[in-house]
About this RNA
c-di-GMP-I riboswitch aptamer from Thioalkalivibrio sp., 92 nucleotides, folded computationally. The organism belongs to Thioalkalivibrio, within Bacteria. The sequence was found by an Rfam model in a public genome assembly.

RNA sequence: CACUGAAAAAGGCAAACUCACUGAAAGGUGAGGACGCAAAGCCACCGGUCUACCGAACUCGAGCCGAGUUCAAUGACAGCGGGGCCGCCAGG
Numbered sequence: 001c002a003c004u005g006a007a008a009a010a011g012g013c014a015a016a017c018u019c020a021c022u023g024a025a026a027g028g029u030g031a032g033g034a035c036g037c038a039a040a041g042c043c044a045c046c047g048g049u050c051u052a053c054c055g056a057a058c059u060c061g062a063g064c065c066g067a068g069u070u071c072a073a074u075g076a077c078a079g080c081g082g083g084g085c086c087g088c089c090a091g092g
Base pairs, nucleotide, nucleotide: 001092003091004090005089012037013036017032018031019030020029021028022027035079041085042084043083045082046081047080048077049076050075055071056070057069058068059067060066061065
C1' cells in the first nucleotide's frame, strides 16, 4: 500500500424463527437464536426492491361519506448490485 484471504490467532457481526416494544405499513429496537459474513462496520449518492398514512385519478354505493382499484416517497432496505468513508488479523 490502489493487492490477496489458503492456513492460524485475537475477537466481531447475526438470517430464518420466537417473545416484547414501536410504526399506518414496509420496517426498526431489545432479548433469545445462528443461516451465513473479511467489511454482514458506517453513508440512501446511482440503479433496484419493499411499503403507501397523507395525496391524486378512477369505479361502485351514496350528498360532502364509505369501500375498492391504480398511481405516487416525503417512509424503508447498507445481509440486492455499484459507489463513497473508515477499519482487525495474517500473507505478499